[in-house]
RNA sequence: GCUUUCGUAGUUCAACGGAUAGAAUGUAGGAUUGCGGAUCCUAAGACCCAGGUUCGAUUCCUGGCGAGAGCA
Numbered sequence: 001g002c003u004u005u006c007g008u009a010g011u012u013c014a015a016c017g018g019a020u021a022g023a024a025u026g027u028a029g030g031a032u033u034g035c036g037g038a039u040c041c042u043a044a045g046a047c048c049c050a051g052g053u054u055c056g057a058u059u060c061c062u063g064g065c066g067a068g069a070g071c072a
Base pairs, nucleotide, nucleotide: 001071002070003069004068005067006066007065010025011024012023013022018055027043028042029041030040031039048064049063050062051061052060
C1' cells in the first nucleotide's frame, strides 16, 4: 500500500429500521450477619466522529479516526 472484520455501560457481550438501548460482571447504597463472605433489593453508568437516505438509524450508505486479521 491492497483486501477484510470490528468499534455500544469500568469490563465481556446483546439489540427485524420503530421498546425507556438490554444482560452478565464490576461500582455505590440498603437488607441480612456478632464481623465478613454468600444471598436479596435499589441506584448510577454507553451507541467512536461528521455527513447522507428514511416518517423514523445502534442498525443502511459515504468519508474520517482507531483496533485486529490476511496479502504484498